This is a predicted structure of a 1499-nucleotide RNA (small-subunit ribosomal RNA) from an uncultured prokaryote.
RNAcentral holds the sequence, with entries from ENA.

[in-house]
RNA sequence: UAGAGUUUGAUCAUGGCUCAGAUUGAACGCUGGCGGUAUGCUUAACACAUGCAAGUCGAACGCGAACGUUUCUUCGGAAGCAAGUAGAGUGGCGGACGGGGGAGGAAGCGUAGGAAUCUGCCUAGUAGUGGGGGACAACUUAUGGAAACUUAAGCUAAUACCGCAUACGCCCUACGGGGGAAAGCAGGGGAUCUUCGGACCUUGCGCUAUUGGAUGAGCCUGCGUCGGAUUAGCUAGUUGGUAGGGUAAAGGCCUACCAAGGCAACGAUCCGUAGCUGGUUUGAAGAGACGAUCAGCCACACUGGGGCUGAGACACGGCCCAGACUCCUACGGGAGGCAGCAGUGGGGAAUAUUGGACAAUGGGCGCAAGCCUGAUCCAGCAAUACCGCGUGUGUGAAGAAGGCCUUAGGGUUGUAAAGCACUUUCAGUAGGGAGGAACAGGAUGAGAUUAAUACUCUCGUCCACUGACUUACCUACAGAAGAAGCACCGGCUAACUCCGUGCCAGCAGCCGCGGUAAUACGGAGGGUGCAAGCGUUAAUCGGAAUUACUGGGCGUAAAGCGUACGCAGGCGGUUGAAUAAGUUGGAUGUGAAAGCCCCGGGCUUAACCUGGGAACUGCAUACAAUACUGUUCAACUAGAGUGCAGCAGAGGAAGGUGGAAUUUCAGGUAUAGCGGUGAAAUGCGUAGAUAUCUGGAGGAACAUCAGUGGCGAAGGCGACCUUCUGGGCUGACACUGACGCUCAUGUACGAAAGCGUGGGGUGCAAACAGGAUUAGAUACCCUGGUAGUCCACGCCGUAAACGAUGUCAACUAGCUGUUGGGGUGUUGAUCCCCUCUGUGUCGCAGCUAACGCAUUAAGUUGACCGCCUGGGGAGUACGGUCGCAAGAUUAAAACUCAAAGGAAUUGACGGGGGCCCGCACAAGCGGUGGAGUAUGUGGUUUAAUUCGAUGCAACGCGAAGAACCUUACCUGGUCUUGACAUCCCGAAAAAGCCUAGAAAUAGGGAAGUGCUCUCUUUGAGAGAAUUUGGUGACAGGUGCUGCAUGGCUGUCGUCAGCUCGUGUCGUGAGAUGUUGGGUUAAGUCCCGCAACGAGCGCAACCCUCGCCAUUAGUUGCCAGCAUUAAGUUGGGCACCCUAAUGGGACUGCGCCGGUGAUAAACCGGAGGAAGGUGGGGACGACGUCAAGUCAUCAUGGCCCUUAUGGGCUGGGCUACACACGUGCUACAAUGGCGGUGACAGAGGGUUGCCACUCCGCAAGGAGGAGCUAAUCCCUAAAAACCGUCUCAGUUCGGAUUGUCCUCUGCAACUCGAGGGCAUGAAGUUGGAAUCGCUAGUAAUCGUGGAUCAGCAUGCCACGGUGAAUACGUUCCCGGGCCUUGUACACACCGCCCGUCAAGUCAUGGGAGUUGACUUUACCUGAAGGUGGUGCGCUAACCGCAAGGAGGCAGCCAACCACGGUAGGGUCAGUGACUGGGACUAAGUCGUAACAAGGUAACC
Repeated sequence: UAGAGUUUGAUCAUGGCUCAGAUUGAACGCUGGCGGUAUGCUUAACACAUGCAAGUCGAACGCGAACGUUUCUUCGGAAGCAAGUAGAGUGGCGGACGGGGGAGGAAGCGUAGGAAUCUGCCUAGUAGUGGGGGACAACUUAUGGAAACUUAAGCUAAUACCGCAUACGCCCUACGGGGGAAAGCAGGGGAUCUUCGGACCUUGCGCUAUUGGAUGAGCCUGCGUCGGAUUAGCUAGUUGGUAGGGUAAAGGCCUACCAAGGCAACGAUCCGUAGCUGGUUUGAAGAGACGAUCAGCCACACUGGGGCUGAGACACGGCCCAGACUCCUACGGGAGGCAGCAGUGGGGAAUAUUGGACAAUGGGCGCAAGCCUGAUCCAGCAAUACCGCGUGUGUGAAGAAGGCCUUAGGGUUGUAAAGCACUUUCAGUAGGGAGGAACAGGAUGAGAUUAAUACUCUCGUCCACUGACUUACCUACAGAAGAAGCACCGGCUAACUCCGUGCCAGCAGCCGCGGUAAUACGGAGGGUGCAAGCGUUAAUCGGAAUUACUGGGCGUAAAGCGUACGCAGGCGGUUGAAUAAGUUGGAUGUGAAAGCCCCGGGCUUAACCUGGGAACUGCAUACAAUACUGUUCAACUAGAGUGCAGCAGAGGAAGGUGGAAUUUCAGGUAUAGCGGUGAAAUGCGUAGAUAUCUGGAGGAACAUCAGUGGCGAAGGCGACCUUCUGGGCUGACACUGACGCUCAUGUACGAAAGCGUGGGGUGCAAACAGGAUUAGAUACCCUGGUAGUCCACGCCGUAAACGAUGUCAACUAGCUGUUGGGGUGUUGAUCCCCUCUGUGUCGCAGCUAACGCAUUAAGUUGACCGCCUGGGGAGUACGGUCGCAAGAUUAAAACUCAAAGGAAUUGACGGGGGCCCGCACAAGCGGUGGAGUAUGUGGUUUAAUUCGAUGCAACGCGAAGAACCUUACCUGGUCUUGACAUCCCGAAAAAGCCUAGAAAUAGGGAAGUGCUCUCUUUGAGAGAAUUUGGUGACAGGUGCUGCAUGGCUGUCGUCAGCUCGUGUCGUGAGAUGUUGGGUUAAGUCCCGCAACGAGCGCAACCCUCGCCAUUAGUUGCCAGCAUUAAGUUGGGCACCCUAAUGGGACUGCGCCGGUGAUAAACCGGAGGAAGGUGGGGACGACGUCAAGUCAUCAUGGCCCUUAUGGGCUGGGCUACACACGUGCUACAAUGGCGGUGACAGAGGGUUGCCACUCCGCAAGGAGGAGCUAAUCCCUAAAAACCGUCUCAGUUCGGAUUGUCCUCUGCAACUCGAGGGCAUGAAGUUGGAAUCGCUAGUAAUCGUGGAUCAGCAUGCCACGGUGAAUACGUUCCCGGGCCUUGUACACACCGCCCGUCAAGUCAUGGGAGUUGACUUUACCUGAAGGUGGUGCGCUAACCGCAAGGAGGCAGCCAACCACGGUAGGGUCAGUGACUGGGACUAAGUCGUAACAAGGUAACC
């Protein structure tokens, strides 16, 4: 020292990405009241118009205007003053400071030291300051030039220049000596002198020489100071020496000679980048990033080079040369350098005024006044930053209006506003008003100096004077008056609703929002956070322990080199001594100031300023300590090694030998096949194969033994014998004496494949060929077959080279198996125990994310090496090295994603496994699929063919019944408060009649005021029901959304499952329970068990059928009695039946036997009407399918409102090339037809069922009794039985069609059902495929009902007759439990790979091409100083006057900038074409991987 979001269905851990914080010379968007203090070209060291930024001194010097004034004047002017002024010039000092920007440069810088140096002005001291000389500017006059400027002649001064003299100290020296200076100016003055200028004296300033100091500068050294090794070697003045030169000074700094050194893996050289520091910013700190403002140092001044002057420069506003650029030009030639302050253009996201003043601080010059000063101080502009203040305060509920929301009640905005009462900061107006001012100057007093009361200086007093900026501050006045925005509100992250939009528009920091109910887009209301600012963007640090020194890792997440040896390096056993390098201690010096921190002080506060302190963790110096490390010396034996004796072994190399098998060759026997596969075919074989026997050849490999056995460093090593050879283990002693461990670079070994040369080649076998398989099959399978596999020699140097686990050492419970030794004991063999070395299994502590590891560690420690830092791109590109090649090794970036990956969990899934169940298969019976027809659906058609249902789980389904109606659809014509509801107003009983019309409807006339109640009973009013007219609120909608919903339903599935509480285990998701052994139809029950219990399901409770009993006895029944045609009647209620209540069956403290753990349970038997849940029904757990239904109903939202609503007519839902589903009828003899007094059950009936009689061939019609039903009717049950037909498209089959009828109904045309006669299609048992059913079942036969006017092959219900088969669980389908694998979790209808095609992006190669930098060789050689020369010229000095010394210019030489030629190297841009890569909702081809992924996968 704070964390959070994001990989998953969930979890833990790994790991990246992202956020919250602080900061900024910032920019952009919206907004903007005041003040203070700071800051303000980060880009083009790009180019610059204009102005200013360095001058000053008359007390160094010679000249010297204009204007003014005085005098004179020949009126042209002259002289004096001003004034020695302005102005240039000589001379001095200063332009080396101050100011600027950071280009270049790994140099500099920082820090601590050092010795061989210089230093103007300043300061202290010492000694001087004498006497001469010759010039040159200015000026004048000429010359040339456009100009800049230049040339010639002449005059002149000095603190300019040059000699002479002198030399305390100074310099040189051979120690004798030698050498070298100077300048004056100003003020004052008592004596003395004077040519009246002065001399002289004195003071101040200056000058000369020199010694110190101070300051500043130069030089040297240690340490620290960016990235790249895809930069590994660099260097000839290079390294050192000697001598000389040079410099202020050491030095290869330079030259000559000599030597051959110097630097570098502790990173030289090269490339890239960069001013360094105090510090700033972030951080808990370590540390990271940065180096604006302020301060120190460096380097630079258009680019490059060079020197001059000077104390100091190689000089920002100096010079020379070269170059680029700009400007002027008379074309000959010239001028310039804002990275000073302003300012302009340009660049850029972006950064200010061509301001004022020297008042203050400081600087230059000057004696001073003063002048100069874009240094500086101020002002201006900018919310750029920090700090402070304000935009009011109190009261005020009718909780106003308005807005927004609403469940319509209300809530919220909100005490907010208004209203009332106050205040006046700031801004405004008016008035006042500090401070920044001290000096210098004048006067004067004292002191110093002096001969001096002058002058000058110091201190004090007094006087007048100096402000660019202008303010702080104070007072008064008026009035709430002039002053609030920005961002956000899905999570992280404080803050929620409505409307609009509808994967659109848009948002987004990450995760992600948006496809009609968006708290995520846009607007609004409300809220939250900051506030004169708020957000965004960019950037840095933090969080990030995400480079881990503090403080990470490497079995499986990224990560142990394939293995060993080993130099450097790192680390190193025991004892003693010495030393003091590391280490420790205090001391001294230094660590600039500012800043940070602490304590004070000053601005009203703060920011800010200021005083003091602390700190600056560092470096250096000397001293002290000596445990540890180091070094040196001396010893030791426990580490390591050597010797001796044994032991085991597929350890290695070479030579030889052997047998089995394969193949092949020769020969024999034998005959038709062999071989091969899932099945086949290719292939071989009548020219004799395969098979079998004999003999030969050749190559390769060594069965059994053989073993989680052995050996080896790893790779690896397997018949036997011989030779050579390495290592290991054991035992007991002796010896050496730390000789050790690890190891970057390096070296050696290193499977298979591959390469080269030469052999060899039996089998096997890439490539290749053929045959199969397949949609395809460049594969899997088969038949062949070449490299290769083998040997020798040489390369290659890689593997999932794995224990995915580096080497060495020490320590830390055990049990057990095994290899090779040794030992004690014991025995007849041998066994037990101990121990050393290997090699395994399990297991404690501990560790681990978990899995797991666990003395063979992944535990606890130490030493050393290697390696990792998100996934992809990529182990790729480029470059280097190696290689014959293949390739190996070293090894990036752009770009892209928010994950990728590990372990474990729960599910789901598997062409994984185990167990079990189900008409699931099998065994059977009957169907469907073929025909005709009915019906539903699709499709098509149509004005409409209304809508819905669509795998199982839609399709004789909604629909238990479409001619109208239904009806939702279409056509036509029509209504608009409506067909229906409520409210309001008015009127009226209602119904009915006629005309038009298809009807809805419209028109007409007639009729005529009812019922209840009240009152002032002619009459008026009120009310109920109904009808009608009107107004608007509203009605209405089978319009949309079943993916907004409720309810209901289907399905898995009547499958046996689904969960919870507490406890326990696990970091956790979760597990346990619920698993296991049995058993069951069942999570049914029993036993066991870290579980113990419980709930929803199962079962049972309910209904029905089967047996019995009780009760009851009509409309039912009839045994006995009587009676009839008849249970018809009397009688009876025993039986049947009816319908109410009980009993019974429970695998059981019922029986027997067997099995089983003696349990649960199972099997068999008895008993029983019924036996193992007796049959059937109702009943459907947690959940799944966004399953179905907005058209049953209900309902949110949306939509329509003279229509998507209402009413009417006609039509349609009934169409018809076709396809499918479900039925019916058949194809016939188990049948058809005909005949015949057999036998049910369950239902229904008054708008009805209808007996019976008559008519009709019949459907039916006409009469008509009974029945509101155990009473009457429907009601004939049919298959059965008897006869006939005799295998045919038939006496089967009945479609279709013609015709005549019947019934229902307003109405049978589209479009009903039925009957009679006639007609007599297809069809002769149905391909692939597929359905139902396990017993009163299938099959078959009829009966009834709902709907309904009518319409049934459908649906629901009823009974009659009444089978076959089940060995069994291998397989198909579905399901349950356990287990296993998984890259799936939308869960296999999953996931996912590669080519191709399209688009976009970045990148490699590329004939080349363009540019930059650099290098080698050579050429060229400006300016410049140095050296040489002595042609020309020449004031000071010397001189015997000729000349000399010296100087100037010239010429020459070397050096050298720019430039040039030729050739290299590096980097960057670009390039036709080309390679791969990344990304992109719905492209193509396949299906490689994940399950045994359908050929296990992978290297």